[in-house]
RNA sequence: AAUAAACUUGGUUUUAAAUCAUAUAAAGACGCUGAUAAGGUGCGCCAGUCUCUACCCAGCUGCCGUAAAUAGCUGGACUAUGAUGACCAAGAUUUU
Numbered sequence: 001a002a003u004a005a006a007c008u009u010g011g012u013u014u015u016a017a018a019u020c021a022u023a024u025a026a027a028g029a030c031g032c033u034g035a036u037a038a039g040g041u042g043c044g045c046c047a048g049u050c051u052c053u054a055c056c057c058a059g060c061u062g063c064c065g066u067a068a069a070u071a072g073c074u075g076g077a078c079u080a081u082g083a084u085g086a087c088c089a090a091g092a093u094u095u096u
Stems, first nucleotide, its partner, number of pairs: 001096001007091006018084006024054001028046001030044003039064002048055001056076007
């Protein structure tokens, strides 16, 4: 003096897209209501998050011998916050 990629630190940033992490299990409880093996629905409320919002969709497998009750599994989001990321500078490293 140079230094592609990777690494560290600081600063800046419309914070866009994307990725990751945390939250939440796209859970759970209750009430009313509806169907009945070609069925198993709809509505409301509570609740969960140092948390605003959301709390659904599709499929599969059971179970219930006609009664009033459902069980499990798989895949798919949004939202909030933080980080990475982006730009600038420096350091360190490597090489000459």